Background
This is a predicted structure of a 95-nucleotide RNA (c-di-GMP-I riboswitch aptamer) from a Caldilineales bacterium. The source organism's lineage runs through Bacteria, Bacillati, Chloroflexota, Caldilineae and Caldilineales. Model confidence (mean pLDDT): 81 of 100. It was read from a public genome assembly, where an Rfam model found it.
C1' cells in the first nucleotide's frame, strides 16, 4: 500500500414524531429530534416492497354517459439505497 476485520479514539450520520414546504400520490426538502448505523456515503444496475394510470368486472341490443366492485395478471410511469444484493469512494488501526 492492498485485502479483510471492527477493540480503542476522532468524528459522522439522523429513525419514529412534530413544524414549515413540494408532489395526485408513495415520497422528497428544510428546522427540530435521536431509533439506530462501519459506510445508516453515493448509485435506481438487478431484486422486493410502495404510488399513480391504463387494464378487469357489473349495467347496455349497440353507443355513451354513470354508479359500484377487484387490485389478482400484465403494461406505462414513478418512489424507496435505513428492504436486500451488485458497482464506486472512504476516517482510524487494536486482534
Nucleotide at each position: 500500500g492492498u485485502c479483510a476485520c471492527g477493540a480503542a479514539a476522532a468524528g459522522g450520520c439522523a429513525a419514529a414524531c412534530c413544524u414549515g414546504u413540494c408532489g395526485c400520490a408513495a415520497g422528497g426538502c428544510a428546522g427540530g429530534g435521536a431509533c439506530g448505523c462501519a459506510a445508516a456515503g453515493c448509485u435506481a444496475c438487478g431484486g422486493g416492497u410502495c404510488u399513480u394510470g391504463u387494464u378487469c368486472c357489473c349495467c347496455c341490443c349497440c353507443c355513451a354517459c354513470g354508479u359500484g366492485g377487484a387490485c389478482c395478471c400484465a403494461c406505462a410511469a414513478g418512489a424507496u439505497c435505513g428492504c436486500c444484493g451488485g458497482g464506486u469512494u472512504a476516517c482510524c488501526g487494536a486482534c